[in-house]
């Protein structure tokens, strides 16, 4: 001090951090820290692909750049779901065909401020307040095919 295995813990705008900027010390060269995604939302089972994965605030050196992941996309398959059953097709994932519209509900954290609180300081944390869209419901509108069956 590096490599390997075992066991536990921990995470999703989540983890790191070599670019860059900031601060502190040196001042010959550097040393060591800080920052580096705000929250809401999101998972049917297994495999594979790619890979800057929804929705706003907020700032406008940065949340900008890199690395890894992730519950987003796409393919298959199996299971579910969709006008009375079955099967497929064809759209969906359990709140479970589909787009748009208008209501309704829910409604935040960052950033503000502050004679709190931690650090020589960049900064960290705590408190106070204020503002969102998407998802969701609802209701209009679309669509609901094929085959067989049952009932009418």
């Nucleotide at each position: 001090a590096g490599u390997g295995a075992a066991c536990g813990c921990a995470a999703a705008g989540c983890g790191c951090c070599a670019g860059g900027u900031c601060c502190g010390c040196a001042c010959g060269c550097g040393c060591g820290g800080a920052c580096g995604a705000c929250g809401a939302g999101g998972c049917g089972g297994g495999g594979g692909c790619a890979g800057u994965a929804u929705c706003g605030a907020a700032a406008c050196a940065u949340u900008c750049g890199g690395c890894g992941g992730a519950u987003g996309g796409c393919c298959c398959c199996c299971c579910g779901g969709c006008a009375g059953g079955c099967a497929u097709a064809g759209c969906c994932g359990u709140c479970a065909g589909g787009c748009a519209g208008c209501a309704c509900a829910c409604a935040a954290a960052c950033c503000a401020g502050c004679g709190c609180g931690g650090g020589c300081g960049a900064c960290c944390g705590g408190c106070u307040g204020a503002c969102a869209a998407a998802g969701g419901u609802g209701c209009u509108c679309c669509a609901g095919g094929u085959g067989c069956c049952a009932g009418g």